[in-house]
RNA sequence: GCCAAAGUAGCUCAAUGGUAGAGCAGCUGUUUUGUAAACAGCAGGUUGUGGGGUCGAUCCCCACCUUUGGCUCCA
Numbered sequence: 001g002c003c004a005a006a007g008u009a010g011c012u013c014a015a016u017g018g019u020a021g022a023g024c025a026g027c028u029g030u031u032u033u034g035u036a037a038a039c040a041g042c043a044g045g046u047u048g049u050g051g052g053g054u055c056g057a058u059c060c061c062c063a064c065c066u067u068u069g070g071c072u073c074c075a
Stems, first nucleotide, its partner, number of pairs: 001071007010024004018055001026042005048064005
């Protein structure tokens, strides 16, 4: 330099155009002498940034940023 993949909750990941979710973690409660476990609930999001298109975008298109992997080569 070229190609590909990825970026969504604190972490790991879903959601293939129509209300953004799960598990773990956190908090509260029940239970227990107490802790853990179990159960019930609560809270937590500018979906990397900017634009385009659409009635409507996590999803489609473009550019950029970051991360990971691969490839290449003359001088």

The RNA shown here (transfer RNA) has 75 nucleotides and comes from candidate division WWE3 bacterium RIFOXYA1_FULL_41_11. Lineage of the source: Bacteria > Bacteria candidate phyla > candidate division WWE3. Rfam family: tRNA. The family's RNA type in Rfam is transfer RNA. The RNAcentral record of the sequence draws on ENA. Its mean pLDDT, the model's own confidence on a scale to 100, is 81.